RNA sequence: CCGUAGCUCAGUCGGAUAGAGCGUCGGAUUCCUAAUCCGAAGGUCAGAGGUUCAAAUCCUCUCGG
Numbered sequence: 001c002c003g004u005a006g007c008u009c010a011g012u013c014g015g016a017u018a019g020a021g022c023g024u025c026g027g028a029u030u031c032c033u034a035a036u037c038c039g040a041a042g043g044u045c046a047g048a049g050g051u052u053c054a055a056a057u058c059c060u061c062u063c064g065g
Stems, first nucleotide, its partner, number of pairs: 001065003006022004015053001024040005046062005
């Protein structure tokens, strides 16, 4: 310094329903496949505690790299 979806990451002046791309699944299209389009599922935001009306975001400790 980093840890946020299976992977790669954004969000870190506290208040958004927590997001994107890829992937996965379903559908459309096609003679079939690919491509393309539409939709869906998927998250203890590394873990615990604290501050606050409210924490992914601030503070402390722990774990991993």